Context: one part of a larger RNA
RNA sequence: CCCCUAAUGGGAAGUGAAGACCCCGUGGAGCUUUACUGCAGCCUGCCGUUGGGUUGUGGUUCUGAUUGUAGAGCAUAGGUAGGAGGCGUCGAAGCCUGGGCGCCAGCUCAGGUGGAGCCGAUCUUGGAAUACUACCCUUUUGGAGCUACCGCCCUAACUCAGUGAUGAGGACCCCGGUAGGUGGGCAGUUUGGGUGGGGCGCCACUCCCUAGAAAAGAUAUCUAGGGAGCCCUAAGGUUGACUCAGUUGGGUCGGAAACCCAACGAAGAGUGUAAAAGCAAAAGUCGGCCUGACGUUGUUUCGCAUAGCAAGAAACGACGAGACGAAAGUCGGGUUUAGCGAACCUCUCAGCCUCCUUGGUGGGGGCGUUAGAUGACAGAAAAGCUACCCCGGGGAUAACAGAGUCGUCACCGGCAAGAGCACAUAUCGACCCGGUGGCUUGCUACCUCGAUGUCGGUUCUUUCCAUCCUGGCCGUGCAGCAGCGGCCAAGGGUGAGGUUGUUCGCCUAUUAAAGGAGAUCGUGAGCUGGGUUUAGACCGUCGUGAGACAGGUCGGUUACUAUCUGUCAGGGG
Numbered sequence: 001c002c003c004c005u006a007a008u009g010g011g012a013a014g015u016g017a018a019g020a021c022c023c024c025g026u027g028g029a030g031c032u033u034u035a036c037u038g039c040a041g042c043c044u045g046c047c048g049u050u051g052g053g054u055u056g057u058g059g060u061u062c063u064g065a066u067u068g069u070a071g072a073g074c075a076u077a078g079g080u081a082g083g084a085g086g087c088g089u090c091g092a093a094g095c096c097u098g099g100g101c102g103c104c105a106g107c108u109c110a111g112g113u114g115g116a117g118c119c120g121a122u123c124u125u126g127g128a129a130u131a132c133u134a135c136c137c138u139u140u141u142g143g144a145g146c147u148a149c150c151g152c153c154c155u156a157a158c159u160c161a162g163u164g165a166u167g168a169g170g171a172c173c174c175c176g177g178u179a180g181g182u183g184g185g186c187a188g189u190u191u192g193g194g195u196g197g198g199g200c201g202c203c204a205c206u207c208c209c210u211a212g213a214a215a216a217g218a219u220a221u222c223u224a225g226g227g228a229g230c231c232c233u234a235a236g237g238u239u240g241a242c243u244c245a246g247u248u249g250g251g252u253c254g255g256a257a258a259c260c261c262a263a264c265g266a267a268g269a270g271u272g273u274a275a276a277a278g279c280a281a282a283a284g285u286c287g288g289c290c291u292g293a294c295g296u297u298g299u300u301u302c303g304c305a306u307a308g309c310a311a312g313a314a315a316c317g318a319c320g321a322g323a324c325g326a327a328a329g330u331c332g333g334g335u336u337u338a339g340c341g342a343a344c345c346u347c348u349c350a351g352c353c354u355c356c357u358u359g360g361u362g363g364g365g366g367c368g369u370u371a372g373a374u375g376a377c378a379g380a381a382a383a384g385c386u387a388c389c390c391c392g393g394g395g396a397u398a399a400c401a402g403a404g405u406c407g408u409c410a411c412c413g414g415c416a417a418g419a420g421c422a423c424a425u426a427u428c429g430a431c432c433c434g435g436u437g438g439c440u441u442g443c444u445a446c447c448u449c450g451a452u453g454u455c456g457g458u459u460c461u462u463u464c465c466a467u468c469c470u471g472g473c474c475g476u477g478c479a480g481c482a483g484c485g486g487c488c489a490a491g492g493g494u495g496a497g498g499u500u501g502u503u504c505g506c507c508u509a510u511u512a513a514a515g516g517a518g519a520u521c522g523u524g525a526g527c528u529g530g531g532u533u534u535a536g537a538c539c540g541u542c543g544u545g546a547g548a549c550a551g552g553u554c555g556g557u558u559a560c561u562a563u564c565u566g567u568c569a570g571g572g573g
Stems, first nucleotide, its partner, number of pairs: 001573005007567002010565003014560002022394004027390002029386004035189005041182008051154004056149010068137001078136005085119003094113008158169004192205001193203002201222001206228006229377001230272001231334002236290007244268001246264006270279002273339001275337003294320009322331003345372002349368001351367006401448001402446001403444003407441001409437006418428002455530001456528003460522001461519005468493003471488006496508004536554004540549003
């Protein structure tokens, strides 16, 4: 060096299983509810099944009666039309009794008596006779029909009991239809996005200004600093006039500041509202007259750089009708840049066109116009839980470990204010500054999600030194003993108990000393499984609930027959 045998389990980020944690998907399922939309079920009204009778109270139709003083006026005139006669021994006027109405004047009805008349055309009035006839209005009332409700009765539908006879209930119930309510009992779904992982927070999700932005234009981050979702019939149009803030001097009360006069005064004021830009015979301040804060329409720019694109905003024009001004002219809101919203549906208009229908206008459709909102702002109609969970994916993205970094952490240094009775440096050392390490904790998201087993203990090996002991040396505020500080040094050692799952820590008795770290926070194909971190369950708290909780508690499968390599033991060549 090669081969063999028996072991061991350090390595092959070993084998096993397209990670179960985490995130993503306009994926799924189970569960919940005061999510959305429905469906059973239930409640109630009405109709059918479903018939008879009746008291009472309403409605309606028919019929009879009754009722109507405004003023003038024989007097209690409802309206309209016809109309010169009508009523009466089938009992007129008058009188008596009784009922009703009433504006207290009278009107009307019934009965008795009576025995032949009574009323109408003429005066007043817009209108002439309840003389008579017809229709109708108003008030009150009688009767009949239909109908509704409340109550009661009936029996024959229907129901129940009974073998039956029959009994009990009864037009209710049952059943069918229809309408309103209720309705996680059940079903289908939804429950946004951005995001130094996700969640919570927030809106950087629609707009405006400044910086970043690198002197054309454009330009990102949960970049820095701020605003908008309006307001105003004047704070708009035009025309005319004026000049602000502040300072100084003077002036009754009057003062630092009220009001008046004078001077200086390019803007240090004001501008409805953020910032920037702009503005002085004005874009600021004050007055007059007005409504252009117009109708129709074209082009361009921004929105949205250099493909395309909506709403919205702005600029420049044409035609028409106007406002102000002597005129030239100006005016399509506010000095400019924010103040906004598609389709469907509904609404407005002395708008336009059209269809159906009518005696009259009423309804529908289209176009234009106005208002109503989608702020997740180019606009679905929409709540949660899952540890019972599932699928597809991701190291595009978190938790462990690694890597990078080193704020934090550990250690060291520079300077030396001060403490040390005096004396910075025996010893301690503030403020400030500079490093080393990669043991803490963060940050990043670079490897791994077709899986690198996660805390602690145990076993076993090895390394570092910033040395706990043992060794050598120096300083001392070192007399000695004992200490304190420093330099060299990693050969060996660094133990045992109690409590806790603990690492850590606290405690006990010893000891020369009971050092600190690394090796995938060494080590689960070596062990353990107490903790964490599935499914069961309890408590507290939170939640309407399903459920949740770096809150507590009891319980809870730890797979692998070793191919290569490494190591160890034996044998052979």
Predicted 3D model of a 573-nucleotide part of an RNA (large-subunit ribosomal RNA, domain V) from an activated sludge metagenome. Its mean pLDDT, the model's own confidence on a scale to 100, is 81.